[in-house]
Context: one part of a larger RNA
């Protein structure tokens, strides 16, 4: 110099305390550990692995097993030979496949040929989700959105190095002033960017409707450009104004005006560099390795197994609550091998016919908590819904293994959960629906969206992670 210390000082952060709601008990949804098995593919392991990769395993996916099959090969380039591709069809087989029948003779052409597709044949090759992430590029994660990490000159040191970057005051910030042997400069910081909150301009449809007629009472028609929305362009905040602190500074406190006040909320943006982090199974690529197999086709099984541990959720033990009937408010997305009104059949999942809509037009489309009546009276119950028997219904060649969903009947365990843990400072938490990608079909997962909406922060003594100075050290 740095590292470290159950050493000091100062300062941060849902760090801890005030608080709110959860996990840890129940069932069951879902990853792993284990275990089992032909196989239960493979990778991710404190934080930072475990609702991860996987934005979706019936078969494909599939990479793993077993059976059967293939060897220039599912694919790519080159040579040789024949044949148009193509279609249509028959036996054997689980099927890859193997034997076989028909039909068809195209384009170009210098009349040799050639281009494309097909099969046969030779070898160079091909082909590996085989190993090695500790050979690596890429791209993630993590300290950490933490204030910090450096260079060039100078200048002190024999030199490792030091100054700078330390002080003394502020900040969210090495922010920003003052000091000062250092004076600059670079990557970080802030800003530029995207969204949200105000408001003007411009535009007026499919979207809206004060004012005027109409009116079948629906912005439905005429109309009309005001609002409202919709999307393009501006204005706005800048410690700009005032009082006080303060060092005449930088800021800070309090105030006016404002829709907004000191970073207005959010969001993308990750500095030098840490962990030989992760990822040869996204790709890509050195080395090794395998070449009638470690390659390649098919089927069927496995990834869905269960004594038993553990993460993450869902549902719930009710009366702020369950059930039944009536009514109100959304935002955002998606629709053409697609949404699918209406009608009309079924209790019902859903059939049947089938308007409109390539969508500000049609659709999906009921928003749910909400309210306003009735019920039920603390019970293992009208709570709770697993399990489990039975009829269906849809997606699809095919739900046995192994789908989602309805209906009927059953009605388990569960009365708020040891020891311990987790998340959250405001339109947050908590709680209510909505919709999307993946997708045939298969969420409680993820990702986004709005309804409704608190509670507490005295304060930094401790636990935990980090900043900066300092001081010990037999670590490097």
């Nucleotide at each position: 110099u740095g590292a470290c210390g159950g050493g000091g000082g100062c300062c941060c952060g849902c760090a801890c305390a005030a608080g709110c709601g959860g996990u840890g008990g129940a069932g069951c949804a879902u990853g792993u550990g284990g275990u089992u098995u032909a196989a239960u593919u493979c990778g991710a392991u404190g934080c930072a692995a475990c609702g991860c990769g996987a934005a979706g395993a019936a078969c494909c996916u599939u990479a793993c097993c077993u059976a059967c099959c293939c060897u220039u090969g599912a694919c790519a380039u080159c040579c040789u030979c024949g044949g148009a591709a193509g279609c249509c069809u028959g036996c054997a087989g689980a099927g890859a496949u193997g034997c076989g029948g028909g039909u068809g003779u195209g384009c170009c052409u210098u009349c040799g040929g050639g281009a494309g597709c097909c099969g046969a044949g030779u070898g160079a090759c091909a082909g590996g989700u085989g190993c090695u992430g500790c050979a690596u590029g890429g791209c993630c994660g993590u300290c950490g959105u933490c204030a910090g990490c450096u260079c060039g000159u100078g200048u002190u040191g024999u030199g490792a190095a030091a100054u700078g970057u330390u002080g003394g005051g502020u900040u969210a910030a090495g922010u920003c002033c003052c000091g000062u042997a250092a004076c600059g400069a670079g990557c970080g910081c802030a800003a530029c960017c995207c969204u949200u909150g105000u408001c003007c301009c411009u535009a007026u449809u499919u979207g809206c409707c004060a004012g005027c007629g109409a009116u079948u009472c629906g912005g439905u028609c005429g109309g009309g450009a005001a609002c409202u929305c919709u999307a393009g362009g501006g204005a706005g905040a800048c410690u700009g104004c005032c009082g006080g602190u303060g060092a005449c500074a930088a800021a800070c406190c309090g105030g006016a005006g404002g829709a907004a006040g000191g970073u207005g909320g959010g969001g993308a943006c990750g500095a030098c560099g840490u962990c030989a982090g992760g990822u040869c199974a996204u790709c890509a690529u050195g080395g090794c390795c395998c070449u009638u197999a470690c390659g390649g086709g098919u089927a069927g099984g496995g990834c869905u197994a269960c004594a038993c541990a553990c993460g993450u959720g869902c549902u719930a033990c009710a009366a702020u609550g369950g059930u039944c009937g009536g009514u109100a408010c959304a935002a955002a997305g998606g629709g053409u091998u697609g949404c699918g009104a209406g009608u009309u059949c079924g209790c019902g999942a859903g059939g049947a016919c089938g308007a409109g809509c390539c969508a500000a037009u049609c659709c999906c489309g009921a928003a749910a908590a909400g309210c306003c009546g009735a019920u039920c009276u603390c019970a293992g119950u009208c709570c709770g819904g697993a399990u489990c028997g039975g009829a269906g219904u849809c997606u699809g060649c095919a739900a046995c293994u192994c789908g989602a969903c309805u209906c009927c009947g059953u009605g388990a365990a569960g009365u708020c959960g040891g020891a311990a843990u987790c998340g959250c400072u405001a339109g947050u938490a908590a709680u209510c629906g909505u919709g999307a990608a993946u997708c045939a079909g298969a969420a409680u997962g993820u990702c986004a969206c709005g309804g409704u909406g608190a509670a507490u922060a005295c304060g930094u003594u401790c636990c935990c992670g980090g900043g900066c100075c300092u001081u010990g050290u037999a670590c490097a």
The part of an RNA shown here (small-subunit ribosomal RNA, 3' major domain) has 476 nucleotides and comes from Billgrantia gudaonensis. Its mean pLDDT, the model's own confidence on a scale to 100, is 85. RNAcentral holds the full RNA, with entries from ENA and SILVA.